[in-house]
RNA sequence: UUUAAAGCAUGGCAAACCUGAGGAAACUCGGGGACGCAAAGCCACGGGGCUAAAGAUAGGGGGCCUAUCCACGCCAGCCGGGUUACCGAA
Numbered sequence: 001u002u003u004a005a006a007g008c009a010u011g012g013c014a015a016a017c018c019u020g021a022g023g024a025a026a027c028u029c030g031g032g033g034a035c036g037c038a039a040a041g042c043c044a045c046g047g048g049g050c051u052a053a054a055g056a057u058a059g060g061g062g063g064c065c066u067a068u069c070c071a072c073g074c075c076a077g078c079c080g081g082g083u084u085a086c087c088g089a090a
Stems, first nucleotide, its partner, number of pairs: 002090002012037002017032006035077001041083003045080003048075003055069006
C1' cells in the first nucleotide's frame, strides 16, 4: 500500500421503551436503557420507505372544514453507491 472480515486487545455505537426539548408531522437532539451492529462512522447520488406544514385540485354556505395529490421535510439501524477509519490477519 492492497484485500478480506473473525479468532485477540483497547474499546466504540445503541433498537424498543421511559423521560426533557424542538417540530404541523415524519423525525431529530439531550438523559436513562440495550435489541442488535465489524463501519449501526460520515454523505440523500440511484432505488425504496415515512410524513404532508406550504401549495394545487375537488366538495361543503366563506377567510373555515374535509378529501386527494405533492418534498423544498425526514430515514445512512432498508438496499446499492461514494468516502474515511482502530486492533489483528494474509